Predicted 3D model of a 75-nucleotide RNA (transfer RNA) from Thalassospira xiamenensis.
């Protein structure tokens, strides 16, 4: 330089083809039952403008451009 894959909640990861209800789930935070006290278990509760940015559409995480990071392959 040239291909490909990925970016989503403090972490991991699902939802992407096949666009349409308040983006889901584990873990972690928090508060509370329970303990002398913690841990475990039950219940609750906040946390994301979907990597950025333009476009298409009545509506975009989802499609289509381009930008940016990380990885892998080749030269």
């Nucleotide at each position: 330089c040239a291909g490909g894959a990925a970016g989503u909640a403090g972490c991991u990861u699902a939802g992407c083809c096949u666009g349409g209800u308040u983006a889901a789930a584990g873990u972690g935070c928090c508060g509370g039952u329970c303990u002398c006290g913690g841990a475990u278990a039950c219940c609750g509760g906040a946390g994301a403008u979907c990597a950025c940015g333009a476009g298409u559409u009545c509506a975009a995480a989802u499609c289509u451009c381009g930008u940016c990071u990380u990885c892998c392959u080749g030269a």

It matches the Rfam family "tRNA". It is annotated as a transfer RNA. Its family is annotated with triplet codon-amino acid adaptor activity in the Gene Ontology. The sequence is in RNAcentral, with records from ENA.